[in-house]
C1' cells in the first nucleotide's frame, strides 16, 4: 500500500434482514441471615464509533472518515 471482518449498557454478546434496543455477569436498593455468602424481588445504566445520504421511518441499507483484528505484499 491492497483486501477481509468488527465497532450496541461497566464487561461478554443478541436483535427473526427497515417499525420506538434486550440478555448474562457486574453495580445499587430491599427481602432472607447474628453477620456474610448463596437465593429471591426491583431499579439504575446505551441518541448504537463519527459525518452525510436514501426512506414516512435506519442499530440494520448507501458513501465517506476514524479505531481495532486477520490475510496478502
Nucleotide at each position: 500500500g491492497g483486501g477481509u471482518c468488527u465497532g450496541u449498557a461497566g464487561c461478554u454478546c443478541a436483535a427473526u434482514u427497515g417499525g420506538u434496543a434486550g440478555a448474562g455477569c457486574g453495580u445499587u436498593a430491599g427481602a432472607c441471615u447474628g453477620a456474610a455468602g448463596a437465593u429471591c424481588u426491583a431499579a439504575a445504566g446505551g441518541c448504537a464509533a463519527c459525518u452525510a445520504g436514501u426512506u414516512c421511518g435506519a442499530a440494520a441499507c448507501u458513501a465517506g472518515u476514524c479505531a481495532g483484528u486477520c490475510c496478502c505484499a
The RNA shown here (transfer RNA) has 73 nucleotides and comes from Lotharella oceanica.
It matches the Rfam family "tRNA". Gene Ontology term of the family: triplet codon-amino acid adaptor activity.
Model confidence (mean pLDDT): 82 of 100.
The RNAcentral record of the sequence draws on ENA.